[in-house]
RNA sequence: UGAGAAUUUGAUCUUGGUUCAGAUUGAAUGCUGACAGCGUGGAUGAGGCAUGCAAGUCGAACGAAGCUAAGGGGUAACUUUUAGCUUAGUGGCGGAAGGGUUAGUAAUACAUGAAUAACUUGCCUGUAACCUGGGGAUAACGGUUGGAAACGACCGCUAAUACCGAAUGUGACAACGUUGUAUAUUACAGUGUUUUCAAAGUGGGGGAUCUAGCGAUAGACCUUGCGGUUAGAGAGAGGUUCAUGCGAUAUCAGCUAGUUGGUGUGGUAAGAGCGCACCAAGGCUAAGACGUCUAGGCGGAUUGAGAGAUUGACCGCCAACAGUGGGACUGAGAACUGCCCACACUCCUACGGGAGGCUGCAGUCGAGGAUCUUUCGCAAUGGGCGCAAGCCUGACGAAGCGACGCUGUGUGAAUGAUGAAGGCCUUCGGGUCGUAAAGUUCUUUCGCGCAAGAACAAGAGAAGGAAGCUAAUAACUUUCUGAUUUGAGCGUACUGCGUAAAGAAGCACCGGCUAACUCCGUGCCAGCAGCUGCGGUAAUACGGAGGGUGCAAGCAUUAAUCGGAUUUAUUGGGCGUAAAGGGCGCGUAGGCGGAUGUGCAAGUCAGAUGUGAAAUUCCAGGGCUCAACCCUGGAGCUGCAUUUGAAACUGCAUGUCUAUAGAGGGAUGACGGAGAAAAUGGAAUUCCACGUGUAGCGGUGAAAUGCGUAGAUAUGUGGAAGAACACCAGUGGCGAAAGCGGUUUUCUAGUUAUUACCUGACGCUGAGGCGCGAGAGCAAGGGGAGCAAACAGGAUUAGAUACCCUGGUAGUCCUUGCCGUAAACGUUGUAUACUUGAUGUAGUUGGGCUCAACCCUGACUGUGUCGUAGCUAACGCGAUAAGUAUACCGCCUGGGGAGUACGCUCGCAAGGGUGAAACUCAAAAGAAUUGACGGGGGCCCGCACAAGCAGUGGAGCAUGUGGUUUAAUUCGAUGCAACGCGAAGAACCUUACCCAGGUUUGAAAUGUAGAGGACAGUUCCAGAAAUGGAAUCUCCCGUAAGGGUCUCUGCACAGGUGCUGCAUGGCUGUCGUCAGCUCGUGCCGUGAGGUGUUGGGUUAAGUCCCGCAACGAGCGCAACCCUUAUCAUUAGUUGCCAACAGGUUAUGCUGGGGACUCUAGUGAGACUGCCUAGGUUAACUAGGAGGAAGGUGAGGAUGACGUCAAGUCCGCAUGGCCUUUAUAUCUGGGGCUACACACGUGCUACAAUGGUCGGUACAGAAGGCAGCAAAGCCGCGAGGUAGAGCAAAUCCGUAAAACCGAUCUCAGUUCAGAUUGUAGGCUGCAACUCGCCUACAUGAAGUUGGAAUUGCUAGUAAUGACGUGUCAGCAACAACGUCGUGAAUACGUUCCCGGGCCUUGUACACACCGCCCGUCACAUCAUGGGAGUUGGUUUUACCCGAAGUCGCUGACUUAACCGCAAGGGGAGAGGCGCCUAAGGUAAGGCUGAUGACUGGGAUGAAGUCGUAACAAGGUAGCCCUAUCGGAAGGUGGGGCUGGAUCACCUCCUUU
Repeated sequence: UGAGAAUUUGAUCUUGGUUCAGAUUGAAUGCUGACAGCGUGGAUGAGGCAUGCAAGUCGAACGAAGCUAAGGGGUAACUUUUAGCUUAGUGGCGGAAGGGUUAGUAAUACAUGAAUAACUUGCCUGUAACCUGGGGAUAACGGUUGGAAACGACCGCUAAUACCGAAUGUGACAACGUUGUAUAUUACAGUGUUUUCAAAGUGGGGGAUCUAGCGAUAGACCUUGCGGUUAGAGAGAGGUUCAUGCGAUAUCAGCUAGUUGGUGUGGUAAGAGCGCACCAAGGCUAAGACGUCUAGGCGGAUUGAGAGAUUGACCGCCAACAGUGGGACUGAGAACUGCCCACACUCCUACGGGAGGCUGCAGUCGAGGAUCUUUCGCAAUGGGCGCAAGCCUGACGAAGCGACGCUGUGUGAAUGAUGAAGGCCUUCGGGUCGUAAAGUUCUUUCGCGCAAGAACAAGAGAAGGAAGCUAAUAACUUUCUGAUUUGAGCGUACUGCGUAAAGAAGCACCGGCUAACUCCGUGCCAGCAGCUGCGGUAAUACGGAGGGUGCAAGCAUUAAUCGGAUUUAUUGGGCGUAAAGGGCGCGUAGGCGGAUGUGCAAGUCAGAUGUGAAAUUCCAGGGCUCAACCCUGGAGCUGCAUUUGAAACUGCAUGUCUAUAGAGGGAUGACGGAGAAAAUGGAAUUCCACGUGUAGCGGUGAAAUGCGUAGAUAUGUGGAAGAACACCAGUGGCGAAAGCGGUUUUCUAGUUAUUACCUGACGCUGAGGCGCGAGAGCAAGGGGAGCAAACAGGAUUAGAUACCCUGGUAGUCCUUGCCGUAAACGUUGUAUACUUGAUGUAGUUGGGCUCAACCCUGACUGUGUCGUAGCUAACGCGAUAAGUAUACCGCCUGGGGAGUACGCUCGCAAGGGUGAAACUCAAAAGAAUUGACGGGGGCCCGCACAAGCAGUGGAGCAUGUGGUUUAAUUCGAUGCAACGCGAAGAACCUUACCCAGGUUUGAAAUGUAGAGGACAGUUCCAGAAAUGGAAUCUCCCGUAAGGGUCUCUGCACAGGUGCUGCAUGGCUGUCGUCAGCUCGUGCCGUGAGGUGUUGGGUUAAGUCCCGCAACGAGCGCAACCCUUAUCAUUAGUUGCCAACAGGUUAUGCUGGGGACUCUAGUGAGACUGCCUAGGUUAACUAGGAGGAAGGUGAGGAUGACGUCAAGUCCGCAUGGCCUUUAUAUCUGGGGCUACACACGUGCUACAAUGGUCGGUACAGAAGGCAGCAAAGCCGCGAGGUAGAGCAAAUCCGUAAAACCGAUCUCAGUUCAGAUUGUAGGCUGCAACUCGCCUACAUGAAGUUGGAAUUGCUAGUAAUGACGUGUCAGCAACAACGUCGUGAAUACGUUCCCGGGCCUUGUACACACCGCCCGUCACAUCAUGGGAGUUGGUUUUACCCGAAGUCGCUGACUUAACCGCAAGGGGAGAGGCGCCUAAGGUAAGGCUGAUGACUGGGAUGAAGUCGUAACAAGGUAGCCCUAUCGGAAGGUGGGGCUGGAUCACCUCCUUU
């Protein structure tokens, strides 16, 4: 010191990716910006650079020139001496440090640790010794001269600490000898001989003495400082070597000729192929050589719990580079601001020729998203030179610019409620901004102004003292005192005073993740977006506002790294089905390995030592007011190396062991479709020949193509050929897998049992490698009966390149050779060990019993099933593990692109192996759950089918709808579940529509302010009316205060059948009167969920019974309610009348009566209660009895959870939006009634079961006062008149079919009644558009209705009439009710439709009206191929060859040395040669860009063609392969189950 979340689904668990929250940065961008401190700032073009500066210094090494000052000489000109300064030159030291950058470099780099016995070293520090004596030049300078310039040439003079000989040799090097030591053909130390090798002077001081000089003076001499020479040592620095570590890529697998080694030689400071000659043929590589790409390395930095991952800014160490490339010179050491050459670029030029190198500090241009001042100073620190003073120093110290980062401070504090104004929201009450403001009282950090004012300073140093040195008091060195003096920053930090709350807050966010919510605008638009996703009229997701949240002088975004990510898993993952076990074996390297001893000490463990630079990190302490920052100390730096020990384990070496223990062998048995070869057999198919025989055969869902009178099929005999081996046959056998099946023989291999005889760990696994490897396919040669890709024909179909049928070729078979893949699967690598059980089967074998067999019971090896623990996401696995462990190998890391492209490799080819990226998506996937669905299965129900009856669909009419038309034909309802529906009634009204004319607080409501006393009514006029005008008329109550009412004007507001039924309430339809839908507790499951509710029966029913990890409960079912069928009782008016009485032509007409009918209250009755049988002693079912009624008696009301965004804003209510002289409202007229057409629902018919005429019967229910209306009279009739009776069991109203007669006689009729004409009636203001009815006349279509389709199971269908609501009247043939007459049929559940339960499959969940595949067309994007084109890089060969080293030469030149001289020695110019940069030519390799055209891929709300897949997906699907086809795809061969269903077999569980 370790935190998670969102996102795949209807939901769940898992796998798995994507995304977010954190930290960080040399950052950039947007908005904003008070101060201070400390840091930091060209990451890109190692692109080009104007200008200034960045390396000089020394006169105490040297000569000269000039100037100044002082002195001397001189009249002066001038000259001379001394001192100082300046300048160039000779000379010395330094320009190899410091500073910059990261191009190159994957190792000549770097880090760590070693080695150098294979080396070098200026300056510095010690030690020892020395510095003697000569020579010849040369720059400067002067003269002449060339050139535009840069820069030279020649002649002449001169100095040195420049250069060159000589002497000496402490000493050193080399050779030889010798002694000792050690790690011993070598090195070191000592020693002897020989040879060789040095130097430079200069400054200060000095008393004697000496030399030179006329003298001044100079020198010798002494002393001292610096310097020089030699040798050796040290410190520090450098060179070289070794080991380990340190990127990517194997689609780079072989690389290498100075290459590897040797000998010799050269070369170097030094080892070495470092170079060369010769010899040998080696060296590196799978532990990754060689190649390509990328890259400075490290200390460290960022992140992380850590392990790690990423990174290498600033600071530090190392390396490399200096325009690009090559080269040497000088030097201790080599080249940023040195030299030479080549090239590119820039500049100057008199065109001949020259000059230059900011990757130093500033600065500029360019490119870029992006990175500062052409500042001050050497005061400090450090460096160079110098004796020093000092000079130089863009190192450095400072300042400036930039919020780039870190840190600190401030922008005020206290009080203050009328909770001000204002903003925003509002449920209109209020809430909130908010103690916030204002106001009052304080403070003054920072800022501004003024004043005073540090530290950083150490040194330097006149003068004086002391010590050392010395002959010396001088000089010099050291030290002490010390006048004087040194600050860029800077009048800075800090401090004090003054000033006044005065000058100082923004940015992002607010759907979830994720802290923070409302209003308005917008309306899939504009836009947002990290992921999920928001936006289509009520957006907490867009834009604005108010409010809030977070951080704060910053905030946010973008980019990048780590984290989260256990998502590369060492810590710390996996591979049956999610991605992932190689098709199988043998075996090499490698990895791992039985028991027991001994030794060693590589691994391992422990101790010690060295190192691991500093800075950083951590801890402690300290200094800046704190902090950042800085300082001091400690720890740490997990590493490497050396050394001393230990010996358990591993290892190495060497012994031993073996059934108590791996593997192999032997002996004796057993087993098998194991393999190879040869031989052989019968059945079947086809063909051929000959008979018999005649018209068909064959084939299918049905057909056709095909065969057949030239004799088929069928049948008999004989023959030929090829292929395959029925039964046995079995989750049985064998084999490594692929695979293997008639019989016999031969050969080969294996497994297993027994034995414990032999060997003695000989073993396991196995990258590469080798071999085997179904089917298809390829090559060559055979063979060819059957089958059968392709192909042909016939069908099917919208089409049918298919499924079906008839043919049919490759192929299938054999031999030989290739190929090397499959769902090559147990989707499960091999080996070993361990871990409860049950039960089959094959082989071998033991025991018991028996004469034997049968039978019983064990063991081992195989092969199955079920299951415990355990495991698993679940499914499942479960001694044949997917359990527990070990060893080794292979493989995986989101989906798609893609097993594709390119490259390589194998193959005759087809193709195989290996195997990416761009781009794109936020998923893809596994298992299981609940539903839904299936041209899956099982069970069951329903007027669902079937059996029947009557219809519809055809005609005419009515009515509704669509369409069309129209000024308008108002609106809604649209599969079932709209269409005689809203509408239980459109002439006006209704009315919502259209035209025209009016009104604007409105036709109706409420409040308020003001004015008035009317308003209304009546009459007249204009007008289509609304309306307007005129006349007339003129308030109420009152306690006298006022109140009420009405009218007018104004303000608030009204109004809206305007929109949204997808914002809603309520109501309704539908599945469906179907039997279902749920809950609590418990139990099971990680969970979604399950159980209950499933199962066996039964029912109309989740109705009931039984069983059961369930036990109970709720909403539904049933029952309770109403009507009806029977009876009893109570009550009898308006109803009834049997008995009694009265009366009438007749009639409950009357008195009476309650018996009956009836009315309407209350009860009874029916419950599988009883019997028999079946059934589980159940539920229940069948039959029977009784009963008015029997198994829900019949009918009604009653409609679970829910589904359809079902219907309705035009019944009502209602949010939001819209409208307000109009979308409101009034009036007149018109329209909703239109009419080529189509559909629905009905009525009437087509006739004789009928029509017409005459006669005769029998209801129920309902309604009635603005009503029903009788009798009577009139009219053919509708109707008129009349008005008795009735607010009703009292009055009103004829039931019709039926029945009895007559007639019609099968016709478009005596059927049918449309249409039309005429004449009327009724209602109403009004009957034209547009009502109903009547009479007369007219007399259309229609003769039972195609495909299709509807209703109904009993008082039902069919048929007949009656009534009511609405209503002035009516479109009514509709709707709702009532009674009369009154059937047929149901075997049954195969099928159609709908529904319920269980089960199964699923890629569906908007749920099959689902999902989904491929071609084609269009658009966009990335990518492959591509005739080529054009760059980069690299290799090889050749040509040319600068500068330059080296070698050779050197006839020319030449001061020092030698020589008397001639000359010599040495050196050089020049010439030649090797090497060689750049350049050129040719041929390649790798790689980038581009390219007409072309290939596939991805993506894209509504394009085309089909429908391949998911259900048995309608031909089960899929894999490999071949072939064919617009496309998905089809077919053949072999394989798989990751196929449904049914049947059978086998096995298992329970009994």

Background:
The prediction has a mean pLDDT of 83. A computed fold for a 1551-nucleotide RNA from a Chlamydiota bacterium, annotated as small-subunit ribosomal RNA. The source organism's lineage runs through Bacteria, Pseudomonadati and Chlamydiota. It matches the Rfam family "Bacterial small subunit ribosomal RNA". Rfam links the family to the GO terms ribosome and structural constituent of ribosome.